[in-house]
RNA sequence: GGGCGGUUAACUCAGCGGUAGAGUGCCUCCUUGACAGGGAGGAAGUCACAGAUUCGAAUUCUGUACCGCCCA
Repeated sequence: GGGCGGUUAACUCAGCGGUAGAGUGCCUCCUUGACAGGGAGGAAGUCACAGAUUCGAAUUCUGUACCGCCCA
């Protein structure tokens, strides 16, 4: 330098162009003498960045950045 894959909640990951989700973790309450465990509820997101297409983009297109693999 070229090709491919990845980037979404604190972490691990889902997510047909039409309200952004789960598990774990975190907070509150219940349960306990207390903790753990269990039960109920809650908070937390510029969907890597910038453009384009579209009535509408995490999703499609282009470029950029970072990570990984392969080729040279």